[in-house]
């Protein structure tokens, strides 16, 4: 990025700095937020897309299977809060 695939009701907070709106956007709810929300940085921690290692299976080959290690994302209010909508939108992987 006028592109393809796969997810999106699981699960996991503290501290520092900062100041007024946040929870994508559009209506309409409902929440969080000066007892400092959101947003940055720091560490912690969840998780297992992706790479590599291990340990299982096994027709010996793997588009098997386990997050058990280690990287590279991501993710840590509420169902991507919620209903409707639309060239929706976010991660991760692939192609260009």
């Nucleotide at each position: 990025u006028a592109u393809c695939c796969a997810u999106c009701c699981c699960g996991a907070g503290c501290g520092g700095c900062c100041g007024a709106g946040a929870g994508a956007u559009c209506u309409g709810g409902c929440u969080c937020g000066a007892c400092g929300a959101c947003g940055c940085c720091g560490c912690a921690g969840c998780a297992a897309c992706c790479c590599g290692g291990g340990u299982g299976c096994u027709u010996c080959u793997g588009u098997c299977a386990c997050g058990c290690c280690g990287g590279g994302u991501g993710c840590u209010a509420c169902c991507g809060c919620c209903a409707g909508g639309a060239c929706c939108g976010a991660u991760g992987g692939g192609a260009g």